[in-house]
Context: one part of a larger RNA
Molecule: small-subunit ribosomal RNA, central domain
Organism: uncultured bacterium
RNA sequence: UUGGGUUUAAAGGGUCCGUAGGCGGAUUAAUCAGUCAGUGGUGAAAUCUCAUAGCUUAACUAUGAAACUGCCAUUGAUACUGUUAGUCUUGAGUGAUGUUGAAGUUGCUGGAAUGUGUAGUGUAGCGGUGAAAUGCUUAGAUAUUACGCAGAACACCAAUUGCGAAGGCAGGUGACUAAACAUCAACUGACGCUGAUGGACGAAAGCGUGGGGAGCGAACAGGAUUAGAUACCCUGGUAGUCCACGCCGUAAACGAUGGAUACUUGCUGUUGGGUUUUCGAACUCAGUGGCUAAGCGAAAGUUAUAAGUAUCCCACCUGGGGAGUACGUUCGCAAGAAUGAAACUC
Numbered sequence: 001u002u003g004g005g006u007u008u009a010a011a012g013g014g015u016c017c018g019u020a021g022g023c024g025g026a027u028u029a030a031u032c033a034g035u036c037a038g039u040g041g042u043g044a045a046a047u048c049u050c051a052u053a054g055c056u057u058a059a060c061u062a063u064g065a066a067a068c069u070g071c072c073a074u075u076g077a078u079a080c081u082g083u084u085a086g087u088c089u090u091g092a093g094u095g096a097u098g099u100u101g102a103a104g105u106u107g108c109u110g111g112a113a114u115g116u117g118u119a120g121u122g123u124a125g126c127g128g129u130g131a132a133a134u135g136c137u138u139a140g141a142u143a144u145u146a147c148g149c150a151g152a153a154c155a156c157c158a159a160u161u162g163c164g165a166a167g168g169c170a171g172g173u174g175a176c177u178a179a180a181c182a183u184c185a186a187c188u189g190a191c192g193c194u195g196a197u198g199g200a201c202g203a204a205a206g207c208g209u210g211g212g213g214a215g216c217g218a219a220c221a222g223g224a225u226u227a228g229a230u231a232c233c234c235u236g237g238u239a240g241u242c243c244a245c246g247c248c249g250u251a252a253a254c255g256a257u258g259g260a261u262a263c264u265u266g267c268u269g270u271u272g273g274g275u276u277u278u279c280g281a282a283c284u285c286a287g288u289g290g291c292u293a294a295g296c297g298a299a300a301g302u303u304a305u306a307a308g309u310a311u312c313c314c315a316c317c318u319g320g321g322g323a324g325u326a327c328g329u330u331c332g333c334a335a336g337a338a339u340g341a342a343a344c345u346c
């Protein structure tokens, strides 16, 4: 509970696909279901409203009118919506040609760095800090040279760059797969938009089984600091981080801004196409940035990538705390997730 809202005050679902449903382009004809108009019937009385009257007034009561916003039947209207039957191409899709990118899956492969092993050179320190110490080192460290091994991440290029539905994606290269965009206008002919329930995907952490383990590093141990120091700093270091398969299903999953379509001032970068060119550039389509007018906004701001002007569909909000808790249910191996109150209190 409404003619209200959802960037930041409560509030956009993490993302997409899609069922039911809701909504839906141009045009012709038919129909008359919705819709509109007329007529008839019904809509008990009381109540309600109005007028008048009766109790001294009022409440109350009586009489009359109106109303009962509805339903049924019938006669018409045909613009709009629906239904049926055609037609169309601009929405949507297909095709052809071309282009683009860190889009995905999987294999192969590269160099730097780090650690480590062996061997050489070499000798007393190294490391670390605000300063130190723990730690490593004469059983030869640190440093340096050569060769080998291992795992993980990919410097420069690199950018308000690009791609992806979101999460996310970056050394090189092959295979497989997907997408977007531009141009043509050959084909289909509204095939569309949204989407409750549902399904798929979904960072990090975490879980299960089996591998792997260089560096980093929760926990843990030690050294410092300190009044204390269960921290910040230092020395170590297990799980984890990596791979395969299977779970989990959450994040400030953020643009804190749901999706689709149309329209509405200008300026200036940039990415990928196309057209023209006097070769300076101009125009145009699709993205991605910065500023700005009107408008909007509580303001900050936003402004064609809207938070403007409109339409359609979904989700969500209704004072703070209690509480994303309890109970129940579903899911999960567990951790927990989803759904989700009330008493009480201010």
Base pairs, nucleotide, nucleotide: 004317005316006315007300008299012314014201015200016199017198021194022193023192025088026087027086028085029084030083031082033081034080035077036076037075038074039073040072041071042070049065050064051063052062053061054060091191092188093187094186095184096183097182098181099180100179103177104176105175106174107173108172109171110154114150115149116148117147118146119145120144121143125136126135162169163168206247207246208245209244210243211242215241216240220236221235222234223233258313259312260311261310262309263308266291267290268289269288270287271286272285273284274283275282276281295302296301319346320345321344328339329338330337331336